[in-house]
Context: one part of a larger RNA
Formats: sequence, C1' cells, structure tokens
RNA sequence: GAUGAACGCUAGCGGCAGGCUUAUACAUGCAAGUCGUGGGGCAGCAGGCCCCGCAGCAAUGCGGGGUGCUGGCGACCGGCAAACGGGUGCGGAACACGUACACAACCUUCCUUUAAGUGGGGAAUAGCCCAGGGAAACUUGGAUUAAUACCCCAUAAGAUAUAGAAGUGGCAUCACUUUUAUAUUAAAGCUUCGGCGCUUAAUGAUGGGUGUGCGGCUGAUUAGGUAGUUGGCGGGGUAACGGCCCACCAAGCCUACGAUCAGUAACUGGUGUGAGAGCACGACCAGUCACACGGGCACUGAGACACGGGCCCGACUCCUACGGGAGGCAGCAGUAAGGAAUAUUGGGCAAUGGACGCAAGUCUGACCCAGCCAUGCCGCGUGGAGGAUGAAGGUCCUCUGGAUUGUAAACUUCUUUUAUCUGGGAAGAAAUCCAUAAAUUCUUUUAUGGUUGACGGUACCAGAUGAAUAAGCACCGGCUAACUCCGUGCCAGCAGCCGCGGUAAUACGGAGGGUGCAAGCGUUAUCC
Repeated sequence: GAUGAACGCUAGCGGCAGGCUUAUACAUGCAAGUCGUGGGGCAGCAGGCCCCGCAGCAAUGCGGGGUGCUGGCGACCGGCAAACGGGUGCGGAACACGUACACAACCUUCCUUUAAGUGGGGAAUAGCCCAGGGAAACUUGGAUUAAUACCCCAUAAGAUAUAGAAGUGGCAUCACUUUUAUAUUAAAGCUUCGGCGCUUAAUGAUGGGUGUGCGGCUGAUUAGGUAGUUGGCGGGGUAACGGCCCACCAAGCCUACGAUCAGUAACUGGUGUGAGAGCACGACCAGUCACACGGGCACUGAGACACGGGCCCGACUCCUACGGGAGGCAGCAGUAAGGAAUAUUGGGCAAUGGACGCAAGUCUGACCCAGCCAUGCCGCGUGGAGGAUGAAGGUCCUCUGGAUUGUAAACUUCUUUUAUCUGGGAAGAAAUCCAUAAAUUCUUUUAUGGUUGACGGUACCAGAUGAAUAAGCACCGGCUAACUCCGUGCCAGCAGCCGCGGUAAUACGGAGGGUGCAAGCGUUAUCC
C1' cells in the first nucleotide's frame, strides 16, 4: 500500500459497486414454456340459436335444458423450445486452459442466397365413450376417431453407392473437374387468398468436434514405469481420424531435458504490490472447462450421455391400507446446522435479451428495480465573518501574581448545502399496436395523431423556517508527529521491536494539554 474481510468504540447524508464458511441437509412458493393460422374435440368461461317454465297486457327480465354455431380453450395428439439463460468450483497436472497452426479426417436446427419439387393411396393411435384393478402413484381390457403424427406407391438429381474413361493439381495417404452406365432415396398441409409452411440439393453465416507445436505448481526422504502397453495388417464403431474397440502378427514405447508415484490446484483476460524485474492472488465483470444427492448407462434430438428428462445400484428423507410408492435448491428468496462472518420467503416484464407464435400476445427469480449491511471507493455536511472584560471554570507554575485552554466561548452579523414542511415534477419510450393519410410493381414504406413506466410522485426544481438536525477514534519513551500533574511502587499493569514499573514513571491508570486521521478510527488475519 491492499482486502469479497472480521472484531472493538463511534456514526449525519448521497452516488457507484460488493455481500464468501459445509459440493452440508433442506419445509414452502416461484425459476420453461408456447402455438387453435397443424389436429380430433368441448371439461370450464362468454356470446348466438332452439325448446320449456315463472313474472308481466306486452316489450322484457329471471331460471332450466339442448346445440361446437362463434369467440376462445382445461386435458390430449402434433410442432418448436427445453443442450440457451441461471448456479457452483467437486474433480482434473490433462491438449483441461492460453496462444499459434492444421483438418486432403468432420458435423451444424433455426437464418441468408440459389436451383428443383410439393402427385396418389393406406393402416393405426391418444383424446372422448364403456368395463375393470389399486390406499395411492398409477394402470389393464374393449369399441371408435383426426392430423403438419406414421406407413406404402409414383416421380427425381448437380445427392448417395458401385464400376469405368479422360484431364488438372498437390503435401504422403490423395484431392478436384468433365463424362458414361446401373442401382437407391423425398414431401404437408393451413389460410381472412395477402401469405405462412414442407421436401431435396448447393452456398454462406453461426455454433461446435478433432489433431499438433509452445507455455504456466511442488516433492528424488518417489528411479524405474508400461501388456491394449508401442507399432503393423484386417475389421467394427463414429459426424470424423485414431488401440476408440476387436482378432491376428511383431516387441516395442516413456524416462535424470525427471518417466512413474505422491501432494496441491478449475484455467485465462486480469487483480494487488513494486521504479522495474519480480512476487502473490484468480472475489466481482468477460471467455473456456468441469459438475448437478454418490456412481454407472443409454434414449430422444441438429445439438445431451441432459441441474428443475429417463433407467439401474447406493446413501438419506417422506407417504402407505405394509402390497407398494415419492424426492433431489452447487436456480431466486428462505430454513436448520456450522462459523469471527456475509442480505428480502420484495416489485415488474416499463426497458434490454431469450423461447414460442403471422400477429395480438403468453412465459421469463435472465434482466431491470426496490429492501438490508459504513463492506469498500468517491463526494458533501456538522457553519462563515467579526469579536479581548484575553470572562468564568479547568489545568500547570517560581502562587497578592502569571501561563495555558483561547477568537475558543459569550456577544454582533451573515448564509441555508443539509434537515423539516409546502408546491411543481422528469429522462429512461425507440419500437410494437390502433386510427387516418400519402406513396408503391406484388411486397411494403413514409408521415401525423393516439396507446404502453416496476422504479416513482423517485431524481430534480422552486419557496418557507431557523445555526437550526449532525464528531468521533487512536496515539503522545525511541523508531514516530505529539508533555505536564496526580495515583501506583518490579505491585497493578504496558508492549510491534528495543524495552518501561523496585517512591520524584513524558512508557502503567486518571486528568489537563497536544498530535494524527476523520463518518470513520483502531486491532487482528493475509499478500506485496
């Protein structure tokens, strides 16, 4: 000098940031849905239509029933999303990370651009209905039904596979271009008629995957380690290369330039310190990795071996009718425990961003805000000017007196940051959407007006009142800025080091005075 700090004393305000221990266990609520312009339907809501009843002369009102007809829509089928966003740092000394290359060994939903296509048919199944089983979780059978769900046929190449020919190029395996033949392979509709989709192929973009050089911890009181081990041939597997896996063959491979083993550790941009070299660290923010009760496994999918998906084993907790079931906060709050120690079971989707949707919109503990905490950094204030009877009081002395506290106070005058009260009052809003108008080649664009703010009646502005509402903490022997008196008497005590204290203690305790910093000041811990 610094800190994600804690403790002691103290405390007026604001802005900006931050808020950890036990990867311990978790009550409760929320954190991932959306689409009816894919579908069958209609449980509930609103409207329409039909019928009946009651009141009424009637208009009409009220009640009941029917009808998916309309707006919509619980549950269901289907699509997309759920692999992002958010958390944590367990593991890992490794191509995990950083950096630089490479892939002639690879994939990429949605999106861009382009080319071609979108013909015909079929069988089911959820839901609904019926009948059961079970305490529950849930589940069985039957009948029936739809689709952008599923299947078959047709068509089809610049796609894929096999075989062949010619040419060009390279970096070894080879790659590319042109061409011939054969074979295989596709689709889905909805619509307010504007459009939105679907299939195949190519291209770009984005996101990933893989390989390699170099770099970054400690220990030799760890010296040898290794059998799928090292290489080859052939296969399997993968998006893809590869002992990644397998059969066979060979006996290799790493190591004193530290293998192996052990310990420790997420890595980086950076942060702290320092003149620098360096040393230490990796909170917040950003990139990457790993993990999701412990361990293993795959399924779906463009993408996972998947935090709020599935299966199995295990530990733990809960429900049970004892037969059987349910769960996973290292998401946001919150609870218990631990601890010196770290916050609200808050508001809002107004903004930014994300998912879905043509859109309106819905969802979003991401995010934006508010609450708590002097935890830190920065800023402001606690008054300014004048004022000597140098007042009183305190303290000290060489004590009829003087010194100091001290321009300090009183007193006079001024100001009102802040405080309190009163009044006004934002920016963040651009879009979207609605209405109107104009332009336009479909499409769309432009203009005008209106709508939308959690924070918040907040920030800010103006006025009124009145010095009014606001100072502490540590130290004063030397290092080290700052001295006297009293008490104590090697006691009580102090102390970072040297060291003070045994009767005149500037070192202990109190007082007066002083020094330093200041809404903080000291102590402790850690790093330079």

Predicted 3D model of a 528-nucleotide part of an RNA (small-subunit ribosomal RNA, 5' domain) from an uncultured bacterium. It matches the Rfam family "Bacterial small subunit ribosomal RNA". Its family is annotated with ribosome and structural constituent of ribosome in the Gene Ontology.